[in-house]
RNA sequence: GGGGCCGUAGCUCAAUCGGUUAGAGCAGCAAACUCAUAAUUUGUUGGUUACAGGUUCGAGUCCUGUCGGCCCUACCA
Numbered sequence: 001g002g003g004g005c006c007g008u009a010g011c012u013c014a015a016u017c018g019g020u021u022a023g024a025g026c027a028g029c030a031a032a033c034u035c036a037u038a039a040u041u042u043g044u045u046g047g048u049u050a051c052a053g054g055u056u057c058g059a060g061u062c063c064u065g066u067c068g069g070c071c072c073u074a075c076c077a
Base pairs, nucleotide, nucleotide: 001073002072003071004070005069006068007067010026011025012024013023019057028044029043030042031041032040050066051065052064053063054062
């Protein structure tokens, strides 16, 4: 240099053929329970779906570019 895959909550991951309010577990916060802590139970907060555009009535999903990560490959030394 060329090619492929990926980027969604603090972390790990879902989201059907593009469809109306993007969810789950863990973590955090609050409460219950306990003499107290832990554990457990209940409730709850938390999102620029990497960024910028495009297509569409409608985009996490499709297209283009950029950034970042991983893998394969070629060249130079």